c-di-GMP-I riboswitch aptamer from an Actinomycetes bacterium, 92 nucleotides, folded computationally. The prediction has a mean pLDDT of 88. The sequence was found by an Rfam model in a public genome assembly.
RNA sequence: CCCCGAAAAAGGCAGCGCCGCCGAAAGGCGGACGUCGCAAAGUCACGGGUCUACCGGAGGCUACCACCUCCCAUGACAGCCGGACUGCCGAG
Repeated sequence: CCCCGAAAAAGGCAGCGCCGCCGAAAGGCGGACGUCGCAAAGUCACGGGUCUACCGGAGGCUACCACCUCCCAUGACAGCCGGACUGCCGAG
């Protein structure tokens, strides 16, 4: 340095509940208490996948609006998988 990830050490992050804020929503940010778990659960939407559907389109109803249904990412998810970049320790 590379692979690898221990019955190791020092630590780290923080699922889900609760409160507040942003957002149409998915979801995000922050807070308090704990901690489901994670060797990248650090960062990045590049590929796949998943979620939402404001706007837009089609239809139903309607004089119209409103409402309902379906389609649609430019929105979101990195703790869904793959990929890219960076990183602590060193049993093997």